[in-house]
Context: one part of a larger RNA
């Protein structure tokens, strides 16, 4: 891993509902006893048949109240009780595996730590302390020199012992080893062999080290089925209905409770839903500024008040003017905590009309981690698949088309079966099912098939002012002057560093100069003006500016086109608009079965609506094993059991044949459960 075979709501008291039997104002026994069984006995005590009241007590009442009254509360209108079955609670392991831990009492020091006794080991080289002896040497010490001495937690370096590096090993040769190096090796050394010390204890040159491959509290049995609001996992089928992820609270937030919501009985009867009509209150969007609060210009006087300035020997007093506060008018304006105003939905309420559902009350749940979307809003940065609230819808529980592929977007709500029709969304050039449709128009950018501010003689319709047959727009050829070098300034200033002025005149035109340029001039375009040419078949068109449609740049990223799903697509297979076919789903029809409610019925049959579905409720059935039916039925003329076909049923399933198998096996109806496997890193064999 796969195969088999075990594997998880149970049993006993007890409360409670609800169903069904008994008997009934009653109902029932228990311990024990008798009795072989079956069953009988026991009548204690248990519920019910009265209540009120703390109680004493009274009683269809009774408490309350000084006493009374009154009031108010609780009764008073009667169905109980025993046993069975099922659900559910509660007490017990209580659906089943699962801890780390806790306490008891015992085993351990053959491994390791330390200690004690008692032995035993350490090749060969090497340095050469103190002390000693001679001898020099001193007054004498001290010192030197030489030999002799053999000392050290001295040196090298095996045995031994240790373990620093690196490989190699990593289901190993090995649950720490092996190569190669590498430290100690006479000392705080190493080892034999006996002993000590024991679990909140021991030893520890101290890492939380070691204590039998086990250590921040050893192992072994027991308390024990510890507990686990946590995680896995819970075994046949069918049918009807079908949730929640809110609210309060909570040492509470991943638990629970009590509301909401589900289901099942019981059961009410205008108490529900929706439209419509009639009526309400109301302070939101919108809006307004007539209050409040912030807040822009203007202008006004006065009455004011405060600072600057001026008059005034000081003061006071005056006062062109300024500034700042504050009134007053004007204009335009902002507010969730402004409002003179004020919807549209929402809600209340009355009348109708259509529907089928609703209180209540009692049994069981389940849910209290939601998600996105689309709109009202808060936080946030008018950021988030962000994250909190109102509304709705969808997913959760929803399958089918669609959006390539995509829980939450678009359409549609799957009873089943049909090689029948129509259709929604969304499509119709090939993959691919159905238009290479119809009719205008636009796009040239593969725009379509990502993106902004900005920008730009793309183009498409449209609209305003202009110039033009006295020739426009472009280009060519010429003209572009004179007072004049304007005055000022400055070394210098001539149209052109600056400053002021910007006029006359002569023209078809020409600025006291729009640019380059010169040190300053000079030089070279411009403005403005004529001609030539557009354009002589008498030929119209040009500027400018505004709107609008589709386009263009603005446009870099990481494996490989790769920003239409893909080939490919240009008067379209792209974009606008109209128009008509088709296609296209489990929707909707049409044929044909099956359940289920409701009505009309005794049924049966018709009718009319239903029949996705997770947690969950409620109902019905299948099979296994064992009881009674069974001294009964089937069976060696083949039972269980396997293996195969094949019929049958809506399903679990069932039945028969044929084989194998070789002695049992059971209809039916009913009770009883060790009653159903694919899932628990499930156990346990086999391969």
């Nucleotide at each position: 891993g796969u195969c088999a075979g075990c594997g998880a709501g149970u049993u006993c008291a007890u409360a409670u509902a609800c169903g069904c039997a008994g008997c009934a104002a009653g109902c029932u026994u228990a311990a024990u006893c008798c009795g072989a069984u079956a069953g009988g006995a026991a009548u204690a005590g248990g519920c019910g048949u009265a209540g009120u009241g703390a109680a004493a007590a009274c009683g269809a009442g009774u408490u309350u109240g000084a006493a009374a009254a009154a009031u108010a509360g609780c009764g008073u209108u009667a169905a109980g009780u025993u046993g069975c079955g099922u659900g559910u609670g509660u007490g017990a392991g209580a659906c089943c595996c699962g801890a780390a831990a806790c306490u008891g009492a015992g085993u351990g020091a053959u491994c390791u730590a330390u200690c004690c006794a008692u032995g035993a080991g350490c090749a060969g080289g090497u340095u050469g302390a103190a002390a000693g002896u001679g001898c020099g040497g001193u007054g004498a010490u001290a010192c030197g020199c030489a030999c002799u001495g053999g000392a050290g937690g001295a040196c090298c370096g095996a045995a031994c012992c240790c373990a620093c590096g690196u490989a190699u090993g990593u289901g190993g040769a090995a649950a720490a080893a092996u190569a190669c190096g590498g430290g100690g090796a006479u000392g705080a050394c190493u080892u034999g062999u006996g002993g000590a010390u024991a679990g909140g204890g021991g030893u520890g040159a101290a890492a939380g080290g070691c204590u039998a491959a086990u250590c921040a509290a050893a192992c072994u049995c027991a308390g024990a089925g510890a507990u686990a609001g946590c995680u896995g996992g819970u075994u046949u089928u069918c049918u009807g209905c079908g949730a929640a992820a809110u609210c309060u609270a909570u040492u509470u937030a991943g638990g629970u409770a009590g509301a909401g919501c589900g289901u099942u009985g019981u059961g009410u009867a205008a108490a529900c839903a929706u439209c419509a009509u009639u009526u309400g209150g109301g302070g939101u969007a919108g809006a307004g500024c007539a209050c409040u609060c912030a807040a822009u210009g203007a202008g006004u006087a006065c009455u004011u008040g405060g600072g600057g300035g001026g008059u005034g020997u000081c003061a006071a007093a005056c006062u062109a003017c300024u500034u700042c506060a504050g009134g007053c008018u004007c204009a335009a304006g902002g507010a969730a905590a402004c409002u003179c105003c004020g919807a549209a939905u929402a809600c209340g309420a009355a009348u109708g009309a259509u529907g089928a559902a609703u209180a209540a009350c009692a049994g069981c749940a389940g849910a209290c981690a939601g998600a996105c979307u689309a709109u009202g809003g808060g936080c946030g940065a008018u950021a988030a698949g962000g994250u909190c609230c109102g509304u709705g819808g969808u997913c959760g529980a929803g399958a089918g088309g669609g959006a390539a592929a995509c829980a939450g977007c678009c359409c549609a709500g799957a009873u089943c079966g049909u090689a029948a029709g129509c259709u929604a969304a969304g499509g119709u050039c090939c993959c691919a099912a159905a238009g290479u449709g119809a009719u205008u128009a636009c796009u040239a950018a593969g725009u379509g098939g990502u993106a902004a501010a900005g920008g730009a003689u793309g183009u498409u319709a449209a609209a305003a002012g202009g110039c033009c047959a006295a020739g426009a727009c472009a280009a060519c050829c010429a003209g572009g002057a004179g007072g004049u070098g304007g005055g000022c300034u400055u070394g210098g200033a001539a149209g052109c560093a600056g400053c002021c002025a910007u006029c006359c005149u002569u023209u078809a035109a020409a600025g006291a100069a729009a640019g380059c340029g010169u040190a300053a001039c000079a030089g070279c375009u411009c403005a403005c003006u004529g001609g030539u040419c557009u354009a002589u078949a008498u030929a119209a068109g040009c500027c400018u500016u505004u709107u609008u449609g589709c386009g263009c740049c603005g446009a870099a990223a990481a494996u490989g086109u790769a920003a239409c799903g893909g080939g490919g697509c240009u008067u379209a297979a792209g974009u606008a608009a109209u128009c008509c076919a088709c296609c296209g789903a489990a929707g909707c029809u049409g044929c044909g079965g099956a359940a289920g409610a409701u009505a009309u019925u005794a049924a049966a049959a018709u009718a009319u609506c239903u029949u996705g579905g997770u947690a969950g409720c409620a109902g019905a059935a299948c099979g296994u094993u064992c009881u009674g039916u069974a001294a009964g039925u089937c069976g060696u003329u083949g039972a269980a059991g396997a293996u195969a076909a094949a019929a049958u049923g809506u399903c679990a399933g069932u039945u028969u044949u044929a084989u194998u198998g070789g002695a049992g096996a059971u209809a039916u109806c009913a009770g009883a459960a060790g009653u159903g496997a694919g899932a628990a890193u499930g156990c346990u064999g086999a391969c």